Small-subunit ribosomal RNA, central domain from an uncultured organism, 349 nucleotides, folded computationally.
Context: one part of a larger RNA
RNA sequence: CUGGGCGUAAAGAGUAUGUAGGCUGUUCGGUAUGUCAGGUGUGAAAGCCCGGGGCUCAACCCUGGAAUUGCGCCUGAAACUACCGGACUCGAGGCCUGGAGAGGAGAGUGGAAUUCCUGGUGUAGCGGUGAAAUGCGUAGAUAUCAGGAGGAACACCAAUGGCGAAGGCAGCUCUCUGGACAGGUUCUGACGCUGAGAUACGAAAGCGUGGGUAGCGAAAGGGAUUAGAUACCCCUGUAGUCCACGCCGUAAACUUUGUACACUAGGUUUUGGAGGGCCUACCCCUUCGGAGCUCAAGCUAACGCGUUAAGUGUACCGCCUGAGGACUACGGCCGCAAGGCUAAAACUC
Numbered sequence: 001c002u003g004g005g006c007g008u009a010a011a012g013a014g015u016a017u018g019u020a021g022g023c024u025g026u027u028c029g030g031u032a033u034g035u036c037a038g039g040u041g042u043g044a045a046a047g048c049c050c051g052g053g054g055c056u057c058a059a060c061c062c063u064g065g066a067a068u069u070g071c072g073c074c075u076g077a078a079a080c081u082a083c084c085g086g087a088c089u090c091g092a093g094g095c096c097u098g099g100a101g102a103g104g105a106g107a108g109u110g111g112a113a114u115u116c117c118u119g120g121u122g123u124a125g126c127g128g129u130g131a132a133a134u135g136c137g138u139a140g141a142u143a144u145c146a147g148g149a150g151g152a153a154c155a156c157c158a159a160u161g162g163c164g165a166a167g168g169c170a171g172c173u174c175u176c177u178g179g180a181c182a183g184g185u186u187c188u189g190a191c192g193c194u195g196a197g198a199u200a201c202g203a204a205a206g207c208g209u210g211g212g213u214a215g216c217g218a219a220a221g222g223g224a225u226u227a228g229a230u231a232c233c234c235c236u237g238u239a240g241u242c243c244a245c246g247c248c249g250u251a252a253a254c255u256u257u258g259u260a261c262a263c264u265a266g267g268u269u270u271u272g273g274a275g276g277g278c279c280u281a282c283c284c285c286u287u288c289g290g291a292g293c294u295c296a297a298g299c300u301a302a303c304g305c306g307u308u309a310a311g312u313g314u315a316c317c318g319c320c321u322g323a324g325g326a327c328u329a330c331g332g333c334c335g336c337a338a339g340g341c342u343a344a345a346a347c348u349c
Base pairs, nucleotide, nucleotide: 004320005319006318007303008302012317014201015200016199017198021194022193023192025088026087027086028085029084030083031082034080035077036076037075038074039073040072041071042070049065050064051063052062053061054060091191092188093187094186095184096183097182098181103177104176105175106174107173108172109171110154115149116148117147118146119145120144121143125136126135162169163168206247207246208245209244210243211242215241216240220236221235222234223233258316259315260314261313262312263311266294267293268292269291270290271289272288273287274286275285276284277283298305299304322349323348324347331342332341333340334339
């Protein structure tokens, strides 16, 4: 390379948008790029292969053929492919109507709880643990009542529920705003799919500048435990956690399952619509979109998957090729740094 693979054995990029490229619906006409047929020129000789012949045989040599799978030119074919022109509506998109939703951004606002402060009542303990101690408390704590301050998170509703491309999203209200879905079948007429590079987004932690800091809490200090205890338990507690702006760009970023389309038995639950029946608070039937469970066929090494496929196919991208060395070194690019991305070899088995 021909191949074989990627849920768990090595292997799906964290996610999306999209450039080049690859692939691309139905139908008619044309051209003839690829394609196919015939002819012709060329494809040196030798060699290889086949037939015949010459050295006594063979090696070797001579002679004829075939082959030279290629390329050029001429003539022709038009199904497929390509291109040009015309048409279509099923793919895709638009329009109208409608409901669902923690989708996003900004502003405002509410109650419970913790902590702190002030005042009242009140007196000797509180707190904490397996048991304790450190700690707090007669300078009046804990408990309880009233008032105040401030920060962070939103009990119940709540779901095996919903929304979002993923990360993720939850008190309430308002403003701005994205997407999906259903119904109508009115419009455009293939406008599509994928997507190397690229760009945007991207939990937590971390970084920069400035704020904020109730609770929690790396580090640190103390008390225990223990042979020791740089831990687990307890008392404190700084960064951080929160906000604004700017970086970082990684996760078991997982459904460990790329995206899109088509096809292939059912049952059951749930969620958002629409239509119908009528038992019109409800229940039943049909249908479209989502989220689960359980299973035919089929697939799978097995486990399992099974119309939300890991089944049957098509298109395109990414990735894998024994284990360790190595999510490393070197170099390059990016970053303030931490580090990230790309990514070997010697050597060992």